[in-house]
RNA sequence: AAAGCAGGCUGUCUUGUCGCUCUGCCAUAGGCAGAGAGGAAAGUCCGGACACCGCAGGGCAACCCGGCGGGUAACACCCGUCGCCGCAUGUCAAAUGCGGUAGGACUAGUGGCACAGAAACCAGGUACAGUUCGGCUGUAGUGAAAAGGCCAAACUCCGGGUGGUGCAAUGCCAAAUAAACCGGCGCUUGAGGCUGGCCCGGCCGAUGCCGGAGGGUAGGCAGCUAGAGGUGACCGGGUAACCGGCACCCCAGAUAAAUGACAAGACUCGACAGAAUCCGGCUUAUAGGCCUGCUUUUCAU
Numbered sequence: 001a002a003a004g005c006a007g008g009c010u011g012u013c014u015u016g017u018c019g020c021u022c023u024g025c026c027a028u029a030g031g032c033a034g035a036g037a038g039g040a041a042a043g044u045c046c047g048g049a050c051a052c053c054g055c056a057g058g059g060c061a062a063c064c065c066g067g068c069g070g071g072u073a074a075c076a077c078c079c080g081u082c083g084c085c086g087c088a089u090g091u092c093a094a095a096u097g098c099g100g101u102a103g104g105a106c107u108a109g110u111g112g113c114a115c116a117g118a119a120a121c122c123a124g125g126u127a128c129a130g131u132u133c134g135g136c137u138g139u140a141g142u143g144a145a146a147a148g149g150c151c152a153a154a155c156u157c158c159g160g161g162u163g164g165u166g167c168a169a170u171g172c173c174a175a176a177u178a179a180a181c182c183g184g185c186g187c188u189u190g191a192g193g194c195u196g197g198c199c200c201g202g203c204c205g206a207u208g209c210c211g212g213a214g215g216g217u218a219g220g221c222a223g224c225u226a227g228a229g230g231u232g233a234c235c236g237g238g239u240a241a242c243c244g245g246c247a248c249c250c251c252a253g254a255u256a257a258a259u260g261a262c263a264a265g266a267c268u269c270g271a272c273a274g275a276a277u278c279c280g281g282c283u284u285a286u287a288g289g290c291c292u293g294c295u296u297u298u299c300a301u
Base pairs, nucleotide, nucleotide: 001297002296003295004294005293006292007291008290009289010288012266013265014264015263016262017261018260020036021035022034023033024032025031026030038272042283043282045281046280047279048278049277050166051165052164053163057200058199059198060197062162063161064160065159066158067081068080069079070078071077082103083101084100085099086098087097088096089095104157105156109155110154111151112150113149126140127139128138129137130136170222171221172220173219181212182211183210184209185208192204193203194202195201229249230248231247232246234245235244236243237242267270
């Protein structure tokens, strides 16, 4: 220097015209100004905030976690460290560097053990030799393992944990009303329902519950985005994750759902992809560019 692999950052730009959503101002047939998707907005897999429920008791079942210490609102996430495994350096070893690791228990039970091998987990029995003639003993051979082992991201056991439903939560305003009709069940000896999937226990329950036919309304506001918020080459603490302080900033909020269309120009010709209550993670997708590390090859000294 090139190629490959891994990780991180970034991820088209400029101008004009016409539109769309939100906010502010002017004061209103409107005009002007400002702002307007992502690193994953995705999968909805974890953890929380927030809201409601009849404070959610016991047992069974289900699910999750598993060395140690720390971070965090919390976690299955992150950091550190120990052990183990792999690779490299190293004369073996020690040691060092890089990477990986759901890492309690096969001292209870059940199950599984590729290839090779005669035989692989209630055993069975090859070859040779020995023999007290009993498949009794030894050796060889295959294999990770030949009767003694290995495997729990195999069932399982042990220890710990988990109330449910999700912004279509929830609250309010407006509008409407047929609390009628028909059939069935029930009215405290209770139909039906809630309480996690089941059982027990508990609770609600008569202006009731289920079905039929039919009628009315079907708009708006809040929740909603200023927050565990962002930026800093700053200060302090910590190996680090991260924490504290200071300064500055305001950065979508739609509801059939805005974030676009057209024209011109530039270059390296532009990947994956579109918010829907919010936040922290994980996972997956990603053209090109930049940076770091490792490996291989080539060149120079």